[in-house]
RNA sequence: AGAGUUUGAUCCUGGCUCAGGACGAACGCUGGCGGCGCGCCUAACACAUGCAAGUCGAACGGAGUUGUGUUGAAAGCUUGCUGGAUAUACAACUUAGUGGCGGACGGGUGAGUAACACGUGAGUAACCUGCCUCUCAGAGUGGAAUAACAUUUGGAAACGAACGCUAAUACCGCAUAACGUGAGAAGAGGGCAUCCUCUUUUUAUCAAAGAUUUAUCGCUGAGAGAUGGGCUCGCGGCCGAUUAGGUAGUUGGUGAGAUAACAGCCCACCAAGCCGACGAUCGGUAGCCGACCUGAGAGGUUGAACGGCCACAUUGGGACUGAGAUACGGCCCAGACUCCUACGGGAGGCAGCAGUCGGGAAUAUUGCGCAAUGGAGGAAACUCUGACGCAGUGACGCCGCGUAUAGGAAGAAGGUUUUCGGAUUGUAAACUAUUGUCGUUAGGGAAGAGAAAGGACAGUACCUAAGGAGGAAGCUCCGGCUAACUACGUGCCAGCAGCCGCGGUAAUACGUAGGGAGCGAGCGUUAUCCGGAAUUAUUGGGUGUAAAGGGUGCGUAGACGGGAAGAUAAGUUAGUUGUGAAAUCCCUCGGCUUAACUGAGGAACUGCAACUAAAACUGUUUUUCUUGAGUGCAGGAGAGGUAAGUGGAAUUCCUAGUGUAGCGGUGAAAUGCGUAGAUAUUAGGAGGAACACCAGUGGCGAAGGCGACUUACUGGACUGUAACUGACGUUGAGGCACGAAAGUGUGGGGAGCAAACAGGAUUAGAUACCCUGGUAGUCCACACCGUAAACGAUGGAUACUAGGUGUAGGAGAUAUUAAGUCUUCUGUGCCGUCGCAAACGCAGUAAGUAUCCCACCUGGGGAGUACGGCCGCAAGGUUGAAACUCAAAGGAAUUGACGGGGGCCCGCACAAGCAGUGGAGUAUGUGGUUUAAUUCGAAGCAACGCGAAGAACCUUACCAGGUCUUGACAUCCACUUAAACUUACAGAGAUGUAAGGUGUGCUUGCACAAAGUGAGACAGGUGGUGCAUGGUUGUCGUCAGCUCGUGUCGUGAGAUGUUGGGUUAAGUCCCGCAACGAGCGCAACCCUUAUCUUCAGUUACUAACGCGUAGAGGUGAGGACUCUGAAGAGACUGCCGGGGACAACUCGGAGGAAGGUGGGGACGACGUCAAAUCAUCAUGCCCCUUAUGACCUGGGCUACACACGUGCUACAAUGGCCACGACAGAGAGAAGCGAAAUCGCAAGGUAGAGCGGAACUCAAAAAAGUGGUCCCAGUUCGGAUUGUGGGCUGCAACCCGCCCACAUGAAGUCGGAGUUGCUAGUAAUCGCGGAUCAGCAUGCCGCGGUGAAUACGUUCCCGGGCCUUGCACACAACGCCCGUCA
Repeated sequence: AGAGUUUGAUCCUGGCUCAGGACGAACGCUGGCGGCGCGCCUAACACAUGCAAGUCGAACGGAGUUGUGUUGAAAGCUUGCUGGAUAUACAACUUAGUGGCGGACGGGUGAGUAACACGUGAGUAACCUGCCUCUCAGAGUGGAAUAACAUUUGGAAACGAACGCUAAUACCGCAUAACGUGAGAAGAGGGCAUCCUCUUUUUAUCAAAGAUUUAUCGCUGAGAGAUGGGCUCGCGGCCGAUUAGGUAGUUGGUGAGAUAACAGCCCACCAAGCCGACGAUCGGUAGCCGACCUGAGAGGUUGAACGGCCACAUUGGGACUGAGAUACGGCCCAGACUCCUACGGGAGGCAGCAGUCGGGAAUAUUGCGCAAUGGAGGAAACUCUGACGCAGUGACGCCGCGUAUAGGAAGAAGGUUUUCGGAUUGUAAACUAUUGUCGUUAGGGAAGAGAAAGGACAGUACCUAAGGAGGAAGCUCCGGCUAACUACGUGCCAGCAGCCGCGGUAAUACGUAGGGAGCGAGCGUUAUCCGGAAUUAUUGGGUGUAAAGGGUGCGUAGACGGGAAGAUAAGUUAGUUGUGAAAUCCCUCGGCUUAACUGAGGAACUGCAACUAAAACUGUUUUUCUUGAGUGCAGGAGAGGUAAGUGGAAUUCCUAGUGUAGCGGUGAAAUGCGUAGAUAUUAGGAGGAACACCAGUGGCGAAGGCGACUUACUGGACUGUAACUGACGUUGAGGCACGAAAGUGUGGGGAGCAAACAGGAUUAGAUACCCUGGUAGUCCACACCGUAAACGAUGGAUACUAGGUGUAGGAGAUAUUAAGUCUUCUGUGCCGUCGCAAACGCAGUAAGUAUCCCACCUGGGGAGUACGGCCGCAAGGUUGAAACUCAAAGGAAUUGACGGGGGCCCGCACAAGCAGUGGAGUAUGUGGUUUAAUUCGAAGCAACGCGAAGAACCUUACCAGGUCUUGACAUCCACUUAAACUUACAGAGAUGUAAGGUGUGCUUGCACAAAGUGAGACAGGUGGUGCAUGGUUGUCGUCAGCUCGUGUCGUGAGAUGUUGGGUUAAGUCCCGCAACGAGCGCAACCCUUAUCUUCAGUUACUAACGCGUAGAGGUGAGGACUCUGAAGAGACUGCCGGGGACAACUCGGAGGAAGGUGGGGACGACGUCAAAUCAUCAUGCCCCUUAUGACCUGGGCUACACACGUGCUACAAUGGCCACGACAGAGAGAAGCGAAAUCGCAAGGUAGAGCGGAACUCAAAAAAGUGGUCCCAGUUCGGAUUGUGGGCUGCAACCCGCCCACAUGAAGUCGGAGUUGCUAGUAAUCGCGGAUCAGCAUGCCGCGGUGAAUACGUUCCCGGGCCUUGCACACAACGCCCGUCA
């Protein structure tokens, strides 16, 4: 000192949360020792028991005990002895009572108290003070009682009653008195108003106590001091105005009383005051302070322990005694409660120390001692002392110590983890050596007590010795904040969490373990306080948009206030003095081994008061000034206000005329009006309301607001002048006034418009938007209401701080008198520098720089709500919370996405066309259903003739049944043997049994290969997860985009570049530009096709020359042509012209086989869709392991009320059928293509030539063409379906193949809404080939033949690109979000 959290990201505002410190604490886990402290915060709840205040016999009379004397009774006998009663004296001791002092201190508690209670500083000229100290003076002489005691007596008891006796330092007279007190007189001095002090004098009045060991201690009066108090005053310290008025002894006076003393303290009378927005009164809360905690400080919080003060003592009241009390362990009364009782009456007060119950999260022993310190009494010894000193208990806090130290790598074992190599726990342990704090045992043993004795603590502290690592470590945390990471388990479950947030099968966030981090006899949690929080801001915040300027003015109190001079000294500054208790904090030094703790000294206590000084500033006061402010005078401007009057245009209505069928209204309509004459039009009239043009970010007004004209009354501003006043000013809590619209009351008025209402439409609905009507209202007068996005979302005043340019009203100067120029004042706009600001922006009309005053804000919601008060006729307004709840809510700006926003552009996107599809039959795929199974996947475009380039078995993953368990497949080990193969039998087969059969190399007894058996490692899985993955693919999209470096701009996210003007198929190119460059894409480079050249020429070709045939490149030859396959050329806007900016480019033309990318293909940027695929393959994790693996037979994937997609064939005459008969390209072929010939109607059979192919074969191209026939029909169209008979492939065509022949001859006559493809060799149409393949194509992939129509154009639909704008979206419109219901 900061950090986390609002967002996709950013800056700001703003709250929430954390890290620190503290504690009379409590709880959880754990716990070795010592020292010093602390310990009912709750029930001021109730209390058993014991103790906590007594003492003095040197005040007194008694009583008692003991001792010593004296006396010596009864009794006994030894007759003078025993015995000792009684009495008396003395001594010592005890003490119930009288008396004295003390029980007013000490100890406890914080209920009450908002108060002179406390703190601080003064006052007392208005007072008291026992014991103590000092000084002066004195103590003479009498008297009367009364407890105790005795007797009688009441009562259960507590406690009394009557009578009798007695003492005192108890009580009462008299005397003596003054420097006492009261009253009076005279004088002197002083002060602070009343007054105070002193001197002299007169008068009245008031004292006393003794004890004794003879040392002393007491007693009385007076004065002084000290100590302790009483009372009064200034200042200071809580909350609430949703408490605004309070007060009758109240405020004051006079008189009397009371008190130690002042005072309405009390009383009588008189007056009507007194307190209060500087917060009275009322309500709530609270003991106050020194100080403690925290904080840099200022502050904030607290008021345990220690110290000062106050208050209280079961609750309330009262006095007595006394120096002192209205008295914790005194009295009286009343209440509640408890106890005793003989029922008549009594007793009690732990908020003293222990202790008990209760309450509570929670707080200790019914201990020892008066040894020390202190207190009471006493002459003293001494007694008393739960004050106090100690001990006990509690990790409650602070402080200190220990739980070992050194060496020790095979880096042991074990644990954890692993990529299986290792890593880590870890020098840690073991082991070796050493030490002895604490603890244990034994011995010694204090100080604390200043001369002797006397120590609760205590056999304690401490010292010595012995022995021995032995007895002594936990707690929390490990996602970020915040130091510290892995494994397993769990699977939005269990749980965690201070905030953000983790957990839905790979969780560093849950639980456990290993490891690690932190602290350590403690560690965490919870509660509370301060801090961080500048988040109440005095230090030190704000109010245009984040919360926040009152709707506006006038003005009261208050606050603040111009120039000069003088005075003063309240504020201010300086010095001095007093005080600010001690303790605490800080510094220095000292004492306990150290520290905590504690002793001493110093500093400090920032405060208050008094005195002295200064006089700048503020205040006060005196004098003065004119610039602030105001007045006068002279002018012009204005929708400023109020009242009265006047005017024209328009709407509507009425009357009359003309006139006829519609009018009106809308997106389109309808309701409505109209043949009883509307609308339209003409004339006249009525009535109300509003004032076109002028008109302008023009004017006026404080704001609301003000708009035809005239008149009357009237407010303000501005300019000029400088005659007058002389600071008269600014702001303004309360207060008063004004205050749009709507609304309210009363009375008018009512044309138009128009809430409510009615009808018609729209719509799923439409209590709306649209239409037709229409009432309050709108208008006037008077009176209320008092609010608005009453906004510039910007309070008022004053001063200062670059400019530029409009506009309104004045004034001045200049002048070429121009509608000019310059200067200046006031208002009103725009742009802009500095500055400010989170940014946007503001910027002399500030949101800048300063001063003054007012108002307002302190997270979002709840809520401008509730309650209360005030206002209002009401509606409602104003003032204005809390519970609860969230971690955000919000401002500005950025990048995207989105918009039934805008602009530009493109695409078979639309349009223009052609052909389809959707209807029929059928093929195929899918859904659904069914099934033992109908294996699985694909799902809008971008799944559905898709994976599958071909399911009868196999495939096959599915189902039923039968089987196997180291396995169908791979590697390793051991043993055995050959195994393969052939045959036979059983079986549906897998399989089993039996027989036959019997390797390779050679170094000749081994190796290799193979099979079988056995044990285990392991195999195996088309089981799961495509949301754990790789790879591959689809799609946007062959769309033109996507980025980077450096620089610049911005606080930043970001921007710029990539935007702009043109252009292009294109971010293609050109120009411009704070950008300059670059990369991935585009294009080109590649393949193919179209033209030509060169080279080469067999199996292709054949012009010339031969041979040759019925004919034929058939043959010799040829290298010309076609063609084949190699290499090249060619096209580049290169040339010309127009346009364009002299550019890029574009339009037209020439030449050319081809012209502006020539056509086609391959090629797919950054990325999006958690897109598809774990069943191509690979792969993490999970799961199965006599089964989810493997084998076999049969079945299924081919089912079938139905729905959808994609095709084929058609519905016919541009056609069908028959006959004749032309012209391709590209391919394939050896378990193959298969010719000729021949058989069969045909499918096909026989046959086998040729060909691994420019040679042979498949192979016939078909449409086209020529000729014939059919004649518009369910047909000579169409061919489904079905029957019969055949063919082919294949172990095998039943489920379930293809083909042929004959027979059968279904639907269908061009297809609803809708929807698809295609822009040229394209669509359409025609056939051919290939892959897969034993066989099986209407599918797929290729090939050529014939060969169109249309495109005006970009308004609209869909998709896309760029720019811009709005945004509360960012999972990004399938978004977000409001209400109702569940």
Predicted 3D model of a 1382-nucleotide RNA (small-subunit ribosomal RNA) from an uncultured bacterium.